This is a predicted structure of a 73-nucleotide RNA (transfer RNA) from a Parcubacteria group bacterium.
RNAcentral holds the sequence, with entries from ENA.
Lineage of the source: Bacteria > Bacteria candidate phyla.
Rfam family: tRNA. Rfam's curators write: Transfer RNA (tRNA) molecules are approximately 80 nucleotides in length.
């Protein structure tokens, strides 16, 4: 230096055609149990790498960068 893939809660992950982000571990509370454990409910918790752009609306499209992984030179 080129080419490509990947960046979504603490932690691993979906998100179709652009319509206001879901799931599982954890975690908070409560129900069964004498209690532990073990299940069930409920709940908090992510402006989606950053920075513009387009749209009436962008995690999703388009520029540019950042980070890491792969190929090549």
């Nucleotide at each position: 230096c080129g080419g490509g893939g990947u960046g979504u809660g603490g932690c691993c992950c979906a998100g179709u055609u652009g319509g206001u982000a879901g799931g599982g571990c954890g975690c908070a509370g409560g129900g069964c149990u004498g209690g532990g454990g073990g299940u069930c409910c409920u709940g908090a918790g992510a402006u989606c790498g950053c920075g513009g752009g387009u749209u009436c609306g962008a995690g999703u499209c388009c520029c540019g960068c950042c980070a890491c992984c792969c190929c090549g030179a």